[in-house]
Predicted 3D model of RNase P RNA and transfer RNA as a complex of 497 nucleotides. It holds a member of the Rfam family "Bacterial RNase P class A". It is annotated as a ribozyme.
RNA sequence: GCGGAGGGCCGGAUGGCCGCGGGAGGGCAACCUCACGAGGAAAGUCCGGACUCCCUGAAGCAACGGUGCCGGGUAACGCCCGGGCGGGGCAACCCGACGGAAAGCGCCACAGAAAUGAAACCGCCCCGGUUCGUCGAAGGUUCGCCUCCGGCAACACGCCGGGGUAAGGAUGAAACGGUGGGGUAAGAGCCCACCGCGCCGCUGGCAACAGCGGUGGCACGGCAAGCCCCACCGGGAGCAAUGCCAAAUAGGACCCCCGCGCGGGCAGGUCGGCGCAAGCCGAAACCGCCGCUAGGCUCGCUUCAACCGAGAGGGGUCGGGUUGGCAGCUGGAGGUGUCCGGCAACGGACACCCUAGAUGAAUGGUCAUCGAAGGGGAGAGAUCCCCCGAACAGGAUCCGGCUUAUAGGCCCUCCGCGCGC
RNA sequence: GGGCCGGUAGCUCAGUUGGUAGAGCAACUGACUUUUAAUCAGUAGGUCUCGGGUUCGGAUCCCGACCGGCUCACCA
Numbered sequence: 001g002c003g004g005a006g007g008g009c010c011g012g013a014u015g016g017c018c019g020c021g022g023g024a025g026g027g028c029a030a031c032c033u034c035a036c037g038a039g040g041a042a043a044g045u046c047c048g049g050a051c052u053c054c055c056u057g058a059a060g061c062a063a064c065g066g067u068g069c070c071g072g073g074u075a076a077c078g079c080c081c082g083g084g085c086g087g088g089g090c091a092a093c094c095c096g097a098c099g100g101a102a103a104g105c106g107c108c109a110c111a112g113a114a115a116u117g118a119a120a121c122c123g124c125c126c127c128g129g130u131u132c133g134u135c136g137a138a139g140g141u142u143c144g145c146c147u148c149c150g151g152c153a154a155c156a157c158g159c160c161g162g163g164g165u166a167a168g169g170a171u172g173a174a175a176c177g178g179u180g181g182g183g184u185a186a187g188a189g190c191c192c193a194c195c196g197c198g199c200c201g202c203u204g205g206c207a208a209c210a211g212c213g214g215u216g217g218c219a220c221g222g223c224a225a226g227c228c229c230c231a232c233c234g235g236g237a238g239c240a241a242u243g244c245c246a247a248a249u250a251g252g253a254c255c256c257c258c259g260c261g262c263g264g265g266c267a268g269g270u271c272g273g274c275g276c277a278a279g280c281c282g283a284a285a286c287c288g289c290c291g292c293u294a295g296g297c298u299c300g301c302u303u304c305a306a307c308c309g310a311g312a313g314g315g316g317u318c319g320g321g322u323u324g325g326c327a328g329c330u331g332g333a334g335g336u337g338u339c340c341g342g343c344a345a346c347g348g349a350c351a352c353c354c355u356a357g358a359u360g361a362a363u364g365g366u367c368a369u370c371g372a373a374g375g376g377g378a379g380a381g382a383u384c385c386c387c388c389g390a391a392c393a394g395g396a397u398c399c400g401g402c403u404u405a406u407a408g409g410c411c412c413u414c415c416g417c418g419c420g421c
Numbered sequence: 422g423g424g425c426c427g428g429u430a431g432c433u434c435a436g437u438u439g440g441u442a443g444a445g446c447a448a449c450u451g452a453c454u455u456u457u458a459a460u461c462a463g464u465a466g467g468u469c470u471c472g473g474g475u476u477c478g479g480a481u482c483c484c485g486a487c488c489g490g491c492u493c494a495c496c497a
Base pairs, nucleotide, nucleotide: 001417002416003415004414005413006412007411008410009409010408012370013369014368015367016366017365018364020037021036023034024033025032026031039392043403044402046401047400048399049398050397051238052237053236054235064234065233066232067231068230069083070082071081072080073079084098085096086095087094088093099229100228104227105226106223107222108221121169122168123165124164125163126162127161128160129159130158133152134151135150136149138147139146140145177195178194179193180192181191182190196218197216198215199214200213201212202211203210204209242327243326244325245324252318253317254316255315256314257313258291259290261289262288263287264286270283271282272281273280274279292295297311298310299309300308334353335352336351337350338349339348340347341346374387375386376385377384378383422496423495424491425490426489427488428487431446432445433444434443440477448464449463450462451461452460470486471485472484473483474482
């Protein structure tokens, strides 16, 4: 110098004027003053929480969903850090849904002989039988073949039947280990060496795993982002949650109210008792079941009761109306700095700081100066002049992540190649 | 703001143990007819919204992005 890898940061600046949002202060009021006011992704809503409500469970089981090498970090995670293994790259470094396919089920189109508790098409080899074969020309034909002539082959290397084999060929994404040698009728883990694989042991490591030694001769195809198995995690809904005030009205429709019954009532909550306390016991609410006389109160009917009807009260479900305000709401798993522990993620201690809370929803406009990148021109070049004038995007309960979008610029570390010293 | 669905031919939709993507209407050509319509016969037309992954193989399974819808009637 060229090319590349990893990480971090910024992402228009300054000032004037006018304006917007909530806050503080002043003023009787109109209004005035002061400081503050979007992001690294505020986004997608893909994960994990905080918080709130629901339901007697939030314990357990089932179902359903999710995660998936090992160890650590964290409030938690599918995130992050470190390590292992596999793959890519000369390297820096990058990528990996990376448990289980000898628990079971399912699928593997086409091609191919055969697609998974395999099989024998061609081929190779052995045994038995047979000489029936093959090529060309001519004629006939019921189109199957027959007759005749010539060449070749000639007791097998052809043909037929039986058997062996899985080396080779051919198909495929994939063919029941690979390469080499021995062996054999031909072959074959049949035997041997190396590699791969399984099992056992030892050593190192918290572990994933690695190394070494022995052993089995090989049995075990692929797919689990198909069902499934194993381990672990998860109750549901969401701030338009939820609570309160005001307003609104046709006060709408329907259902329930029994039992000294049985069982539950186990964590927490309510009431009562005991206890110093931890806690224990009981009751009620509540849930499920059962039973028949079919339900509590008042009134009517009636001798009374029952049935039936009406009403009030309490509780529940649905519907209608209202569409304002307040709380939730922003000080928090918060930032910044120093030190300590840790390889790191991160944790701890101390000090300092306060930094949006809108509700059809503020954070803008304009002027001046400066301006990165881009375009044009001049110049040998340094450089100068002109035009344009800043990417993606914008809070809506709040945090931790991931993913996606992002003009351009700056910094640090590292790798490869070339050149010079 | 939160939550939930969908994307296949010009239009409306099918398409699941993953194996060469179909139907109806529309379009074009021919026949019938004096002509048109209807009818009959035939033809063409597809980045299965896009990108990546799993797999021998993806419209289908997984992940991410984009677009659209839920407009009194998804939620106060």